[in-house]
């Protein structure tokens, strides 16, 4: 690479470097010389694994598994704007090609498993 899976309307930034671009990808609209990206330093925000703890399955006891919870040392993210919206169907409503905090796939993004 790739495949399985939960989530993805909530949360958190400063300083320093750096000197033009960021936002995956298209298109809108956005943010940025009042300093983008990247690095570096600290600081934060989650609570995905990692620890404890409860229920529940067992004849029972451990394991395992769900699903509840504490923590927040340690593994990871992440710290404008819902994944920024929009893109394919579908349902609604509509005179309509218009409009939705609507459903869904598709694509991302990131944790764990696999490989």
């Nucleotide at each position: 690479a790739c495949c399985u899976u939960a989530u993805c309307a909530a949360g958190a930034g400063u300083g320093g470097u750096g000197g033009a671009g960021g936002a995956a990808c298209a298109g809108g609209a956005c943010c940025u010389g009042c300093g983008a990206a990247g690095c570096c330093a600290c600081g934060g925000c989650a609570a995905c694994c990692c620890u404890c703890c409860g229920u529940u399955u067992u004849a029972a006891a451990a394991a395992g598994a769900a699903c509840g919870g504490a923590a927040a040392c340690g593994g990871u993210g992440c710290c404008a704007a819902u994944u920024c919206c929009u893109a394919c169907g579908a349902c609604g409503u509509u005179u309509g090609u218009g409009c939705g905090a609507u459903c869904g796939a598709g694509a991302g993004a990131u944790g764990a498993g696999g490989g």
This is a predicted structure of a 115-nucleotide RNA (SAM riboswitch aptamer (S box leader)).
Its Rfam family is "SAM riboswitch aptamer (S box leader)". Its family is annotated with regulation of gene expression in the Gene Ontology.
The model forms 97% of the base pairs in the Rfam consensus.